[in-house]
Context: one part of a larger RNA
Molecule: large-subunit ribosomal RNA, domain IV
Organism: Patescibacteria group bacterium
């Protein structure tokens, strides 16, 4: 000096991102005794306070009374809960990143949607054939939400999805006009030439016929998604309950709010402190909060996160001594 312990005067969180680690509390023994709150089950061993051994004897399931006896001490050794008060989040009890992340994340009962009527829909598989299911819509598959309460607003312009069939456009196909190419034959040449040309065959390929789709009407939002500017007015000021405009498919209902979201910002007031960028409670000026990409409450719970109290400590103020293992030196 390092590691793993003990032990400390005064002080007690001043340490430190944090009371990280430590000590302390002192026991799912026993009596009494327990608040807010609550989904009336809890909360709850809430808190908090007293008792404890041994032997006779009465009682006797236990408790319990009388008496005595040892000890420094009886829940005699070991093991064996720190509490409380206020938020956030996520209802819980599970699950996870084997070997940095347990957690607010996943999953969850319970909610909603949309497919699926049986050789179901979906899904493997080239098929067979399987799963689904030896089930049959109170089922089975998929989203998306996340117990419970109290709810869940407006917008169908876009994009999806469903329903509709008049018009319009639309493939292969089906039809073949119409134009080419060849040359029997015909008329021509001084020629083996030129011209013109049947049917076959080859090319070419025009109207017209034609479906889903897409245009085109309509419905859909617990579907993907979106929810507005300016200017002006009340008898102090100030503020606009009003009015006025221009855009829009409609301009954010209730609820929440400097919030796990708020830039300015340590906003502003109040409360806690001596003193408080964090807390907690209000207020709205929401830079950029909102209703199952769910909103707001929520009692119980949580190795979760942030504030705060008491107990209690070498965390520290400020370091000391001591044990053992190392390191060091020697072998």
């Nucleotide at each position: 000096c390092c590691c793993u312990c003990g032990u400390u005067u005064a002080g007690g969180a001043a340490c430190u991102c944090g009371g990280c680690a430590a000590a302390a509390c002192a026991g799912c023994g026993g009596c009494c005794g327990u608040a807010a709150c609550u989904u009336u089950g809890g909360g709850a061993u809430a808190a908090g306070g007293c008792c404890u051994g041994c032997c006779u004897c009465c009682a006797c399931a236990u408790c319990g009374g009388a008496g005595g006896c040892c000890g420094c001490a009886g829940c005699u050794a070991a093991a064996g809960a720190c509490u409380c008060c206020u938020g956030g989040c996520g209802a819980c009890u599970g699950u996870u990143u084997a070997c940095c992340a347990a957690a607010a994340a996943c999953a969850c009962a319970g909610g909603u949607c949309c497919c699926u009527g049986c050789u179901a829909a979906a899904c493997c598989g080239u098929a067979a054939g399987g799963u689904g299911a030896u089930g049959u819509a109170u089922a089975g598959g998929g989203g998306c939400u996340g117990a419970u309460g109290c709810c869940u607003g407006g917008c169908c312009a876009g994009u999806g999805u469903c329903c509709g069939a008049a018009c319009g456009u639309u493939a292969a196909g089906g039809g073949g006009a119409u134009g080419g190419g060849u040359u029997a034959g015909u008329u021509u040449u001084u020629a083996u030439u030129a011209a013109c040309a049947a049917a076959g065959c080859c090319c070419u390929g025009a109207a017209c016929c034609u479906a889903a789709g897409c245009g085109c009407g309509g419905a859909u939002g617990a579907a993907c998604g979106c929810c507005g500017g300016c200017c002006g007015u009340a008898a102090c000021u100030a503020u606009a309950a009003c009015g006025g405009u221009c855009c829009u498919a409609a301009g954010g209902u209730a609820g929440c709010g400097a919030a796990a979201u708020u830039c300015c910002u340590u906003g502003u007031c109040g409360g806690g402190u001596a003193a408080g960028u964090u807390c907690c409670g209000a207020c709205c000026u929401g830079c950029a909060c909102g209703a199952a990409u769910g909103g707001c409450a929520u009692a119980a719970c949580g190795a979760c996160u942030g504030g705060g109290a008491g107990a209690c400590u070498g965390u520290c103020u400020c370091a000391a001594c001591g044990a053992g293992g190392g390191a060091c030196u020697c072998g």